[in-house]
C1' cells in the first nucleotide's frame, strides 16, 4: 500500500430526558442533553422486537448477523 487489530493522537456520533413539530401509532426530524459507542456512518438482506388504517402496510442498523464505505497507525 493492503488486510488483520485497536494502544495513543486527531476528528466524530449522541442514550435516557426534556422542548417544539410530524405520524393513528411503532417511531422520524430539529434545539439542548451526554449513558455509552472502533463504525452508535449507510443498507430492512436473514434472524428478532415494536405498531397499525391489520389475510397486508409500516418502524427499530444504539437487539443479532450479514454487506458496503470510512479517520488515525503502536504492538
Nucleotide at each position: 500500500u493492503c488486510c488483520a487489530c485497536g494502544a495513543a493522537c486527531u476528528a466524530g456520533c449522541a442514550c435516557a430526558c426534556c422542548c417544539g413539530u410530524c405520524g393513528c401509532g411503532a417511531g422520524g426530524c430539529g434545539g439542548g442533553g451526554c449513558c455509552g459507542c472502533a463504525a452508535a456512518g449507510c443498507c430492512a438482506c436473514g434472524g428478532g422486537g415494536c405498531u397499525c388504517u391489520c389475510u397486508g402496510a409500516g418502524c427499530c442498523a444504539g437487539c443479532c448477523g450479514g454487506g458496503u464505505u470510512g479517520c488515525c497507525g503502536a504492538a
c-di-GMP-I riboswitch aptamer from a Chloroflexota bacterium, 75 nucleotides, folded computationally. Lineage of the source: Bacteria > Bacillati > Chloroflexota. It matches the Rfam family "c-di-GMP-I riboswitch aptamer". Rfam describes the family as follows. GEMM was predicted in a large-scale screen for bacterial structured RNA regulatory elements.